Two RNAs folded together computationally: RNase P RNA and transfer RNA, 422 nucleotides in total. Rfam match: Bacterial RNase P class A. The family's RNA type in Rfam is ribozyme.
[in-house]
RNA sequence: UGACUUAGCCAGACAAUCGCGUGUAAGAAAUUAUACGAGGAAAGUCCGGGCUCCAAAGAGCAGGGUGCUGGGUAACUCCCAGUGGAGGCGACUCUAAGGAUAGUGCAAUAGAAAGAUACCGCCAGAUUUAUUCUGGUAAGGGUGGAAUGGUGAGGUAAGAGCUCACCAGCGUAUAGGUGACUAUAUGGCUCUGUAAACCCCAUCUGGAGCAAGACCAAGUAGGGAAUCAAAAAGGCGGUUGCUCGCUGUCUUCCCGGAGGUAGGUCGCUUGAGUCUAAGGGUAACCUUAGGCCUAGAUAGAUGAUUGUCUAAUACAGAACCCGGCUUAUAGGUUAUGUCGCAGA
RNA sequence: CGGGGCGUAGCUCAGUUUGGCUAGAGCGCUACCUUGGGGUGGUAGAGGCCGCACGUUCAAGUCGUGUCGCUCCGACCA
Numbered sequence: 001u002g003a004c005u006u007a008g009c010c011a012g013a014c015a016a017u018c019g020c021g022u023g024u025a026a027g028a029a030a031u032u033a034u035a036c037g038a039g040g041a042a043a044g045u046c047c048g049g050g051c052u053c054c055a056a057a058g059a060g061c062a063g064g065g066u067g068c069u070g071g072g073u074a075a076c077u078c079c080c081a082g083u084g085g086a087g088g089c090g091a092c093u094c095u096a097a098g099g100a101u102a103g104u105g106c107a108a109u110a111g112a113a114a115g116a117u118a119c120c121g122c123c124a125g126a127u128u129u130a131u132u133c134u135g136g137u138a139a140g141g142g143u144g145g146a147a148u149g150g151u152g153a154g155g156u157a158a159g160a161g162c163u164c165a166c167c168a169g170c171g172u173a174u175a176g177g178u179g180a181c182u183a184u185a186u187g188g189c190u191c192u193g194u195a196a197a198c199c200c201c202a203u204c205u206g207g208a209g210c211a212a213g214a215c216c217a218a219g220u221a222g223g224g225a226a227u228c229a230a231a232a233a234g235g236c237g238g239u240u241g242c243u244c245g246c247u248g249u250c251u252u253c254c255c256g257g258a259g260g261u262a263g264g265u266c267g268c269u270u271g272a273g274u275c276u277a278a279g280g281g282u283a284a285c286c287u288u289a290g291g292c293c294u295a296g297a298u299a300g301a302u303g304a305u306u307g308u309c310u311a312a313u314a315c316a317g318a319a320c321c322c323g324g325c326u327u328a329u330a331g332g333u334u335a336u337g338u339c340g341c342a343g344a
Numbered sequence: 345c346g347g348g349g350c351g352u353a354g355c356u357c358a359g360u361u362u363g364g365c366u367a368g369a370g371c372g373c374u375a376c377c378u379u380g381g382g383g384u385g386g387u388a389g390a391g392g393c394c395g396c397a398c399g400u401u402c403a404a405g406u407c408g409u410g411u412c413g414c415u416c417c418g419a420c421c422a
Stems, first nucleotide, its partner, number of pairs: 001340004006335005012309007020037007039315001043326002046324005051209004058244004063205005068082005083097001084095004098200002103198002105194003119141002121137006149167006168190001170187007213266004222255005234250006259421003273292008345418007354371004364402001373389005395411005
C1' cells in the first nucleotide's frame, strides 16, 4: 500500500422561534410553569416465554415440533463451546448432522438387469464347418444420477477379496475424552440411493389471544319449530380435532340479519429492566453490591423553519410486554487477524 | 393490532394430496378456408422460466426455508 476475514460502535450535534402528547404542580376555568417524549431494526409475525380467559388445565387417541455432543436460559427452531462433514492458499466461513440389515414405497427415460440380474464379450463342455445349446464368469464394452468397494500385483480354463500391499467402509479390542468422537491394533472382506417419502426411535407439546379479559354507562322490533315436566334423568351451550371428564343453563333450538351502543375506566408500562464495580466461568451466562426511572397515544403526540459545523443523506414510526431469529439499511468509525506487492 | 387463505397462458381455472416422460382446459388472440362483406362454423398455430431466491433429490409447479404481493375474517349488547 492493495485485496480480504472477524467482532463491534454511531445512526447527526448545537442554538433560536413556533407547535404537539403524557405526567406533576398551581388555578374555579381558560391557561401557565416544569420534566420526559420512537428504533437498531419499532418491520416480517418465523420461534419461545410472561400475562389473561377457558377447570386449579385433567386423562386417552390423533396431530404437530425438534433431531451430532456438552453447557446457558423463564423458554426456544435461540446462544456459547466443541465433534464429524463441505468450501477457501489463508485468516476463516457454512452445515435440517438420529435410523436405509424394523418394515413399506419410489427410482421416469435409457439399459440385459434398479435389488436382484448374463445383452455383447471371455472361458469350458455337447452336437458340430459355421451356427446353436448348456454351464462358469461382474475383469472388459454399452445404459444410467446410481451397476456387485477402488488401484496395483499374484493367481486362474476364463474370472472373482480367491490371496497380498495401500486406500475407503464396517465390526471387535485397547487407550484417551463427561460426551459427540479420536488414535492404535486386529478380523472377515463389506451388496445402490431416497426418511426436506411414509415410517421407526428418542424427546417436547392443551386451546385461544390485550379486538385476551374485568368494570361502568347507554339502549332494542320480530318470525318459525320442538317440548309439556321426567332433575342421580334429558336437551342445548362452553371447554381441543375426537372420546371421556369438567362446567353453565332449565323451556330450548333455529331463521333473520333488523335494532341499540359504536362511549368511558382498568389492563398500560418498574421490567426474566438498565448502568457501573467486584467475583466465578474458555464462552454464552451467572452471583453480589451500589446507582438510575427512560413514550404510553386511541384517528392516534414525538414535528416544522432558520443559522453554524466541508455534507446532513440510508432503512424506516411504538400500540400488552419481553428474549431471540430473519429481512431492509446511506455514510462514518474502532479493533482483530490473513494473503499479496513494494521498500528498509 | 391479531388471525387465516391465495399467487400456474391476456382472463377464468385444473394439476400440488402420492415429485417423473413435452404442464393442460375453456374464453380470448393470430393466419387460412367458408361469405359480395361481417358474424357463425371449420383447420392450423402462437402464447408459461408455474410470484421471486436458495436448498433437498438423479429429477421440483409439487417437498423445505426465506422473501414479495394480493385478499378475507375479527368491536360490544341482547